[in-house]
The RNA shown here (small-subunit ribosomal RNA) has 1456 nucleotides and comes from an uncultured prokaryote. Its mean pLDDT, the model's own confidence on a scale to 100, is 82. Its Rfam family is "Bacterial small subunit ribosomal RNA". Its family is annotated with ribosome and structural constituent of ribosome in the Gene Ontology. The RNAcentral record of the sequence draws on ENA.
C1' cells in the first nucleotide's frame, strides 16, 4: 500500500500480493570483443576453373562470423524481508567457541582497492603444450574416452630491477605481450590520488524477574600459525580471571534508519513506495575463481519436491520482468522502444540491457473540470400532508433566450534532438463544425448530530457507534413525501494517533472513592548544615566538522490552475572537537557550630527479663449443722439430690487472673504492657557545663521483633471453652437458649507470620492564630499556693488554608523539600500456574482467557425499621350490646345451565350499581322476522294530512289483510309561495349496554376533616437541596405565643353558610284559647281575642368578656361568677398538594380499533329466582326485663286527585260494596309502640315460628316458572351460641314504633322521625392507623424493597490430569558427503636441471591416511504447544428447588 455494498463523465500526477520466503509450464532478463588466436558451420560479395547459359566446383580473398581458446563483464544493475536484539547463519584454513561482526551518530588504526588519474621506470630472450579440428570409439540423453595437428595479449624457463620485498645488514628475491591501416591502443614495476570496502571504539535501538545468576577459548599474558589487516582469530604454556540488580543469562518478537501518521507540544504508532546500509537466493553444508562472492540466472556434496529415461542414469530452482496455479477481503499486461537516462564489452562503428522509459488495467489516493446558463406564476400537472381553507415538492418543470468547457468528428501538429536516431504518438496543443446535445449519484433525518410527516407493522419483523427503539396513534423498525451532508464519489468495516491529565517528562494520586509495607534497624542507592581556597566532571557561552540525497518549511520558477516538477535558502532541537567562564551541583582541601552525638546533676513510668511473696474469689476434697428439693430458664426439660443435695460453719488442696486505686492517666518502634517486694536491663524527659565537629535523613534487597489461633515436645489443669453429646424452641434448628464436656486458654523450648496489625493516615525538617484541660520536668513572683512562663508529651474546640463532600486544622489531610512503599473499572481473583517458606495448615510474589456498563466514595430528599423521644384516635383498656352457633331474608364465590347479562374483589367488593327483575326492564339465551333501517340530517318526487277508536281475519307475536267510525293541518302579499306532516326512491349515513377505565374528559371511592403542602425575595451550599416549616411552651389544628436569617405569602385548619337550643320583635290563618260573651249530653263548635303555645321571617345572646389561680409581664391552661348555652354548645354541609396506572367506556361525554342482510332493530318464550356447598350483611328467636289477653294515655317527620279517603255497610281477616271531605297547618294516612292491669310459671312450653296443606284477598294483558297479602291447620331447628370479630362516649348505645322514595303489585334493604333511655373511661404498657422530630438503611418499583448460598438444567472459557503428538533446546556418544588444511604419495608425470640419453633430480598430479565437520542415528534431559477418558472451581443464562446470611438493633449487631 486497505477491502466491502450502491453508483460511476473526463483528464494530469502519484500508487498497485500487506496472505504461502507456498509451487511455478513458456518467453524474455548478462554480455561483448576478429584492433588477443586458430580458423571457416551459415549468409553476402569477389576470384579463379568447367559449361552456350541456368548453374556446379574450387578459393578465408572481402565483407563478416556459429563452434572454439583468451581477455574483461558477469560480485554492478534487479528481488525479497525469511533470519538477525549473545543464537546461528556468515567470515577467517579447520574446529571448539566467541563478540549483534545489524543499524544510526560520531570518532579510530594495523589494512586491500579491477577499471580510473598522475608520476617514474620499463617491454629483453627462449621454450614446451593445448581446445577448435581430423580419426575411431561408448552412451537412450546429459555427456564423453583414446589417438593424432594447430596458434595466442593461454602457459613456462631465463635475463634486467629505479623503485618495491626479506634481512643475521654480509645479502638475498621478484615482472612485462602484443596488436596494427604507423595512428594509436595494450602490457609490467613501483609511488601518489580517487573510488569502493574489510577492520576497531563509545553512545542509542522492543517486551518478560512468573528467566538470577552467566562463562572454560571462558578473561587476560607469552610464543608461534593465520590474515589484505588488528585481534583467543588458531594452537601450545602459565594465570584465574570476566560479566551481572546501571538487569548479565534465558524466553518471545522484530530487517534497521533517512522518514511516514497523528499530536499545541512532550510524545503515541510505525518503517509500502522514494533514498542508505544490511541479510537472503528451494533447505543445510562448502570451498573454487577473482581486485573483488552470502556468488539469485557459478561449481561440489547431503536433503525435500518436480521433471526426462531405453531404468543404468540424467536435468532443474521467478524472492528478476511479464504470466500460471493455490492461499486470501484483497493488489495489474505472458505490451512497447533501447528514443532518452545509465550500465557491461569494444580503438570504434556497434551489440546486449524486463536496468530504465513509455503504453495497457484499476475511481486505489490525490489534484483540476463538467454534467449547462438567464428569463420564467397559471404558483401548471403529477405526489405527499391536511384543521377540507390550504401548504409544500417549487422557478424547480414547461416555455423561450442564450453559451459550448469535456467528450464526438473534421484539418493542422510539436518540444522532448547538440549532425544523425522519437517507443510514446498523428500524443500534447491549436483551428473549425453539430447540437443541451453524451455525462449524478450516495447516506443520513430520537439526542450526540446538521434535517419531519404520513401510512405499514405490533416485543413480531427489525433497528442500534453509545444512550437506547419496537408489546395498536413508532419524527428510532419498512416504504413513501419532504429534508440535511458529501459529491465522480458516497456509505460501512479494519488500522493508527488524538480527544485520554485514562501510566501525569511537560501533566495524576493513596483518612473514607484502587492505592502507606504490621513495625523498626540497617546495606546499597537518593538526598543532605555554614565557610576559605584549587579544579572543570555536569552546566553556561563562542567557534570548526560532521548531521547524504529526497521529505517537511520559506523564497522565486515551469506545466493554462491545482496536484506535480526544478532551483536556493532555512532546518535538521543531534555528535564530536576545541577555545573560555566558575555563580550552583560534583571532586579535593581549610575552617566552624545552629543539624547529629558525648559528659554531670536530676526526674516520671502498667517498658522489658528473672526469682519469690499476697490476699479475694471459683471448683474440689475432709467433717459438722440441717431436709426436700436445688439447679436453670421467655416457659421448660437435661442435670444434681433421702447412698443427704442446694444452703452455712470451719480445715486443706490446686490451678488461672489481680476488683477498688483507674483517669480520652501513664510507658514502649509497633504487636502490647495493670497485685507485692528484690535483682539485672533498654528507651524517653528536664536543667547544666565541657568536649567532637556533619559524624545526618531516607532506605531497594537483607535482618530482627511480631496479637489471637494453630503445629511440635515436655510439663499443668480451678475457671472458662472450638469440637461433641443430650434437652429445649423451630415447618424444620447440624443454630441462638439451657446442662454438661474434650482439645485448647497457662508454663519452658521451637516453630508459624497472619489480623478492621486502623488514626483504615510512612519516616524525617522547617514554617504558618488562638482558647481551654491534662501528664512529667525546670524558672519568675510574691498576698505559701496563687499568678505568670518554658521545655516534652497527651486531649477537646476552632482561624487561615485544604478538601468531592464528610471533615483535617502546631499531634495537618495547611505551606514546602528529601527518601522509601503503593494504586490504574468491577467481577474472575489475592485465585490458577511456576518459584520461595513452612512439619503442616498455609504464607509470599502473582496472571489469563471470559464476563459486565457499571462497581464505588461523600452528601441530598423520601420510604421503611421486629430504632429512639414527644403527640392524637371508641386504638386498646374501662363498659354495654351484637356477629361468628338455629331457621329465614338478601348479595356474593363457586358448581350448574341454552341462558344462569355486565360491572364491583383487603382495608376502601358483597341488603354495592339495583330509590324495589313476572311481561317490561333486559344488556343474557332459544326460535321468527326488518335491512337506510326503532332514531338524527341533507337531496329528489308523490300526496294533504297525519292519527285516534271499533269489528272481522291469518300469525306465537313482531309484522300484515279487510273493513267501520270520528277528524278534514297552519300561514298567507291568494303566487299549488312558504312552513309541517305522511309516504316513495337514492346517496351520504344511521346504529352498537361490542374491546380498551392501561388512550381520556367528567364523577366518585381512599389515606382523612388527618394537619398538613407549597410559593416569593434573601441567606447558606460546587450542587442536589437546606433555611423559612426547626426549637421552648401551647392548641382539636403548620392553632397562638416567644426565640431564631429569615422576611412575606398561598392553599388547608378556624371563621363566615345552614339546622337544633334561650330570648325579643313582626305577624296571626287553615293554629291557639288565658280573658269576656253565645251554644251543646259533649268538642275552640260559635262570636270574639292572638295574652300563651305554635307557626316563620327579621334580630339579639358567648367573646375565655369578668374574678381567681397558673405560666416566662406571653399563648393558654385550671377553678369560679353571671347565664337558656361556656371555652370550636350539639349536629350538618364544607374534603389542601397529592396517593392508589384505585373505580367506572354499562349514567353521560370522548380518542383508537372492531360489526354493518348483523356484534344493528323488532317480537315471542325463557333466563338473570338453578344448588352438594362456602363466606358477608340483616331480620326473627331461643323467652318471666318475656308470651298471651284486657284497658287505652302521650309524638315528631313526612304522603295524598291515575291519590289519601272519613263515615255506613258486607266478610273472622286480607278486603269488597256505597262515599262526605281535601290539590291540604283546613280534609285524610293516623292506629303510635314500649307503658299499665290480669294471666302463664320454666317446659322445646300459652316460647319459637321455619315449613307443608288447603281456602281466600288484592295489583295486574297475565302470579305455572316467579308476587305480596288473609283465615284455618301444620309448628322444624333453636335453651345465649368455638376461634375469632364488630358497633358505640350522652339525649349516646340499648330498645321501641312511625313516615317516605322507588313503586300496578312486591322492603327484613334504603333514607328519615320521634318515645323510653343507660353502663364506663384508672391511664397510654401493648394491638391497629396517623402526626412531628431524630437515627440507620446496600430501599427509591421505595420492606409486598434489596438479596445470598448449595443443588438441577443448557452454554461458555479456564485449571488439574494417567498419558499422546509436535516444535525448539542441551549434554554424552556413535556415523562422517563434500571441502580446504596436515601427512603420505612405491602409481603417473610436455616445460626447469643433470646425464653415460638408458635414465636421475627437483616439482606436480592421481591415490591413501588423519583431524575437523553438513545431514543422519542412539540415550539422557530442559523448555513450549496441541489433544486426552475424568475431574476443580469460575462466568452467563426463563418467572426451577431448598432456605432466609446480609441491608433497619435485619429480628443471635456486623465484620477482620
Nucleotide at each position: 500500500g486497505a477491502a466491502c455494498g450502491c453508483u460511476g463523465g473526463c483528464g494530469g500526477c502519484g500508487u498497485g500480493c500487506u496472505u504461502a520466503a507456498c509451487a511455478c509450464a513458456u518467453g524474455c532478463a548478462a554480455g561483448u570483443c576478429g584492433a588477443g588466436c586458430g580458423g571457416u558451420a551459415a549468409c553476402a560479395g569477389g576470384u579463379g576453373u568447367a559449361g552456350c547459359a541456368a548453374u556446379a566446383c574450387a578459393u578465408g580473398c572481402u565483407g563478416a562470423c556459429g563452434a572454439g581458446c583468451g581477455g574483461c563483464g558477469a560480485a554492478c544493475g534487479g528481488g525479497u524481508g525469511a533470519g538477525u536484539a549473545c543464537a546461528a547463519a556468515c567470515g577467517g584454513g579447520u574446529g571448539a567457541g566467541u563478540a549483534a561482526u545489524a543499524u544510526a551518530u560520531g570518532g579510530g588504526a594495523a589494512c586491500g582497492u579491477a577499471c580510473u588519474u598522475u608520476u617514474u621506470g620499463g617491454c629483453u630472450u627462449a621454450g614446451g603444450a593445448u581446445a577448435a579440428c581430423u580419426a575411431c570409439g561408448g552412451g537412450a540423453a546429459a555427456c564423453u574416452g583414446u589417438a593424432g595437428c594447430u596458434a595466442a595479449u593461454a602457459c613456462u624457463a631465463a635475463a634486467u630491477a629505479a623503485g618495491c620485498u626479506c634481512u643475521a645488514c654480509g645479502g638475498a628475491g621478484g615482472a612485462a605481450a602484443g596488436a596494427u591501416u604507423u595512428a594509436u591502443c595494450g602490457c609490467c614495476a613501483a609511488a601518489a590520488a580517487a573510488u569502493c570496502g574489510g577492520c576497531c571504539c563509545a553512545u542509542a535501538u522492543c517486551a518478560g524477574a512468573u528467566u538470577a545468576g552467566c562463562u572454560a577459548g571462558u578473561u587476560g599474558g607469552u610464543a608461534a600459525g593465520g590474515u589484505a589487516a588488528u585481534g583467543g582469530c588458531u594452537u601450545a604454556c602459565c594465570a584465574a580471571g570476566g560479566c551481572g540488580a546501571c538487569g548479565a543469562u534465558c524466553u518471545g518478537u522484530a530487517g534497521c534508519u533517512g522518514g511516514u501518521c497523528u499530536g499545541a507540544g512532550a510524545g503515541g504508532a510505525u518503517g509500502a513506495u522514494c533514498a542508505g546500509c544490511c541479510a537472503c537466493a528451494c533447505u543445510g553444508g562448502g570451498a573454487c575463481u577473482g581486485a573483488g562472492a552470502u556468488a539469485c540466472g557459478g561449481c561440489c556434496c547431503a536433503g525435500a519436491c518436480u521433471c526426462c529415461u531405453a531404468c543404468g542414469g540424467g536435468a532443474g530452482g521467478c524472492a528478476g520482468c511479464a504470466g500460471u496455479g493455490g492461499g486470501g477481503a484483497a493488489u495489474a499486461u505472458u505490451g512497447g522502444a533501447c528514443a532518452a537516462u545509465g550500465g557491461g564489452c569494444g580503438a570504434a562503428a556497434g551489440c546486449c540491457u524486463g536496468a530504465u522509459c513509455c503504453a495497457g488495467c484499476c475511481a486505489u489516493g490525490u489534484c483540476g473540470c463538467g454534467u449547462g446558463a438567464g428569463u420564467g406564476a397559471a404558483g401548471a400537472a403529477g405526489g405527499u400532508c391536511u384543521u377540507a381553507g390550504g401548504a409544500u415538492u417549487g422557478u424547480a418543470a414547461a416555455a423561450c433566450u442564450c453559451u459550448u468547457u469535456c467528450a464526438a468528428u473534421a484539418g493542422g501538429g510539436a518540444a522532448g534532438a547538440u549532425a544523425a536516431u522519437g517507443a510514446c504518438g498523428g500524443u500534447a496543443c491549436c483551428u473549425a463544425u453539430a447540437g443541451a446535445a453524451g455525462a449524478a449519484g450516495u447516506c443520513c433525518c430520537g439526542g450526540c448530530u446538521a434535517a419531519c410527516u404520513c401510512c405499514g407493522u405490533g416485543c413480531c419483523a427489525g433497528c442500534a457507534g453509545c444512550c437506547g427503539c419496537g408489546g395498536u396513534a413508532a419524527u428510532a423498525c419498512g416504504g413513501a413525501g419532504g429534508g440535511g451532508g458529501c459529491u465522480a464519489g458516497c456509505g460501512u468495516u479494519g488500522u493508527u494517533c488524538g480527544g485520554a491529565a485514562u501510566c501525569a517528562c511537560u501533566g495524576g494520586g493513596c483518612g473514607u472513592a484502587a492505592a502507606g509495607a504490621g513495625c523498626a534497624c540497617g546495606u546499597a542507592g537518593g538526598c543532605u548544615g555554614u565557610u576559605u581556597a584549587c579544579u572543570a566532571a555536569g552546566u553556561c557561552a563562542g567557534a570548526u566538522g560532521u548531521g547524504a540525497a529526497a521529505u517537511c518549511c520559506c523564497a522565486g520558477g515551469g506545466c493554462u490552475u491545482a496536484a506535480c516538477c526544478c532551483u536556493g535558502g532555512a532546518a535538521g532541537u543531534g555528535c564530536a572537537u576545541u577555545u573560555g567562564a566558575a555563580a550552583c551541583u560534583g571532586g579535593u582541601u581549610u575552617a566552624c557550630u545552629a543539624g547529629a552525638g558525648u559528659u554531670c546533676g536530676g526526674c516520671a513510668g502498667a517498658g522489658g527479663g528473672u526469682g519469690g511473696u499476697g490476699g479475694a474469689a471459683u471448683u474440689c476434697c475432709a467433717a459438722g449443722u440441717g431436709u426436700a428439693g436445688a439447679g436453670g430458664u421467655g416457659a421448660a426439660a437435661u442435670u444434681c439430690g433421702u447412698a443427704g443435695a442446694u444452703a452455712u460453719u470451719u480445715g486443706g488442696a490446686g490451678g488461672a487472673a489481680c476488683a477498688u486505686c483507674a483517669g480520652u492517666g501513664g510507658c514502649g518502634a509497633a504487636g502490647g504492657c495493670g497485685a507485692c517486694c528484690a535483682c539485672c536491663u533498654g528507651g524517653a524527659c528536664c536543667g547544666a557545663u565541657a568536649c567532637u565537629g556533619a559524624c545526618g535523613c531516607u532506605g531497594a534487597g537483607g535482618u530482627g521483633c511480631g496479637a489471637a489461633a494453630g503445629c511440635g515436645u515436655g510439663g499443668g489443669g480451678a475457671g472458662c471453652a472450638a469440637a461433641c453429646a443430650g434437652g429445649a424452641u423451630u415447618a424444620g434448628a447440624u443454630a441462638c437458649c439451657c446442662u454438661g464436656g474434650u482439645a485448647g486458654u497457662c508454663c519452658a523450648c521451637g516453630c508459624u507470620g497472619u489480623a478492621a496489625a486502623c488514626g483504615a493516615u510512612g519516616a524525617g525538617u522547617g514554617c504558618u492564630a488562638g482558647u481551654u484541660g491534662u501528664u512529667g520536668g525546670g524558672g519568675u513572683u510574691c498576698u505559701u499556693g496563687u499568678a505568670c512562663u518554658u521545655c516534652a508529651g497527651u486531649g477537646a474546640u476552632g482561624a487561615a488554608g485544604c478538601u468531592a463532600a464528610c471533615g483535617c486544622a502546631u499531634u495537618a489531610a495547611g505551606c514546602a523539600c528529601u527518601c522509601c512503599g503503593c494504586c490504574u473499572g468491577g467481577g474472575g481473583a489475592g485465585u490458577a500456574c511456576g518459584a520461595u517458606c513452612g512439619c503442616a495448615a498455609g504464607a509470599u510474589u502473582a496472571a489469563a482467557a471470559c464476563u459486565c456498563a457499571a462497581a464505588g466514595g461523600a452528601a441530598u430528599u423520601g420510604a421503611c425499621g421486629g430504632g429512639g423521644a414527644c403527640c392524637c384516635g371508641c386504638a386498646c383498656a374501662a363498659g354495654c350490646g351484637g356477629u361468628g352457633g338455629a331457621g329465614c331474608a338478601u348479595g356474593u364465590g363457586g358448581u350448574u345451565u341454552a341462558a344462569u347479562u355486565c360491572g364491583a374483589u383487603g382495608c376502601a367488593a358483597c341488603g354495592c350499581g339495583a330509590a324495589g327483575a313476572a311481561c317490561c326492564u333486559u344488556a343474557c339465551c332459544a326460535c321468527c322476522u326488518c335491512u337506510u333501517a326503532a332514531c338524527a340530517u341533507c337531496u329528489u318526487g308523490a300526496u294533504c294530512g297525519c292519527g285516534g277508536a271499533g269489528u272481522c281475519u291469518a300469525g306465537a307475536g313482531a309484522c300484515g289483510g279487510a273493513u267501520u267510525u270520528c277528524u278534514u293541518c297552519a300561514g298567507u302579499u291568494c303566487g299549488g309561495c312558504u312552513g309541517g306532516a305522511u309516504u316513495g326512491g337514492a346517496u351520504a349515513c344511521a346504529g352498537g349496554u361490542g374491546c380498551u377505565g392501561c388512550a381520556u374528559g367528567g364523577c366518585u371511592g381512599u389515606c382523612g376533616u388527618c394537619a398538613g403542602c407549597u410559593c416569593g425575595u434573601g441567606u447558606c451550599g460546587u450542587g442536589a437541596g437546606a433555611u423559612g416549616u426547626u426549637g421552648g411552651g401551647u392548641u382539636a389544628a403548620g392553632u397562638c405565643c416567644c426565640g431564631c436569617a429569615a422576611c412575606g405569602a398561598g392553599c388547608g385548619c378556624a371563621a363566615c353558610c345552614c339546622u337544633c337550643a334561650c330570648c325579643u320583635c313582626u305577624a296571626g290563618u287553615u293554629g291557639c284559647c288565658a280573658u269576656c260573651g253565645g251554644g251543646u249530653u259533649a268538642u275552640g263548635c260559635c262570636g270574639g281575642g292572638c295574652a300563651c303555645u305554635u307557626u316563620a321571617g327579621a334580630g339579639g345572646a358567648a367573646c375565655u368578656g369578668c374574678c381567681g389561680g397558673u405560666g416566662a409581664c406571653a399563648a393558654g391552661c385550671c377553678g369560679g361568677a353571671g347565664g337558656a348555652a361556656g371555652g370550636u354548645g350539639g349536629g350538618g354541609a364544607u374534603g389542601a398538594c397529592g396517593u392508589c396506572a384505585a373505580g367506572u367506556c354499562c349514567u353521560c361525554a370522548u380518542g383508537g380499533c372492531c360489526c354493518u342482510u348483523a356484534c344493528g332493530g323488532g317480537c315471542u318464550g325463557g333466563g338473570c329466582u338453578a344448588c352438594a356447598c362456602a363466606c358477608g350483611u340483616g331480620c326473627u328467636a331461643c323467652a318471666a326485663u318475656g308470651g298471651c289477653g284486657g284497658u287505652g294515655a302521650c309524638a315528631a317527620u313526612g304522603g295524598g286527585u291515575u291519590g289519601c279517603a272519613a263515615c255506613c255497610u258486607c266478610g273472622c281477616g286480607a278486603g269488597g260494596g256505597g262515599g262526605a271531605g281535601c290539590u291540604a297547618a283546613u280534609c285524610u294516612c293516623u292506629a303510635a309502640a314500649a307503658a299499665c292491669c290480669g294471666u302463664c310459671u320454666c317446659a322445646g312450653u300459652u316460647c319459637g315460628g321455619a315449613u307443608u296443606g288447603u281456602a281466600u284477598u288484592c295489583u295486574g294483558c297475565a302470579a305455572c316458572u316467579c308476587g305480596a297479602a288473609u283465615a284455618c291447620a301444620u309448628g322444624a331447628a333453636g335453651u345465649u351460641g368455638g376461634a375469632a370479630u364488630c358497633g358505640c362516649u350522652a339525649g349516646u348505645a340499648a330498645u321501641c314504633g312511625u313516615g317516605g322514595a322507588u313503586c300496578a303489585g312486591c322492603a327484613u334493604g334504603c333514607c328519615a322521625c320521634g318515645g323510653u333511655g343507660a353502663a364506663u373511661a384508672c391511664g397510654u404498657u401493648c394491638c391497629c392507623g396517623g402526626g412531628c422530630c431524630u437515627u440507620g438503611u446496600a430501599c427509591a418499583c421505595a420492606c409486598c424493597g434489596c438479596c445470598c448460598g448449595u443443588c438441577a438444567c443448557a452454554c461458555c472459557a479456564u485449571g488439574g490430569g494417567a498419558g499422546u503428538u509436535g516444535g525448539u533446546u542441551u549434554u554424552a556418544c556413535c556415523c562422517g558427503a563434500a571441502g580446504g588444511c596436515a601427512g603420505u604419495g612405491c602409481g603417473c608425470u610436455a616445460a626447469c636441471c643433470g646425464u653415460u640419453c638408458g635414465c636421475g633430480g627437483a616439482g606436480g598430479c592421481a591415490g591413501c591416511u588423519g583431524a575437523c565437520c553438513a545431514c543422519g542415528g542412539u540415550a539422557a534431559g530442559g523448555u513450549c504447544a496441541g489433544c486426552g477418558a475424568c475431574u476443580g472451581g469460575g462466568g452467563u443464562g426463563a418467572a426451577g428447588u431448598c432456605g432466609u446470611a446480609a441491608c433497619a438493633a435485619g429480628g443471635u449487631a456486623a465484620c477482620c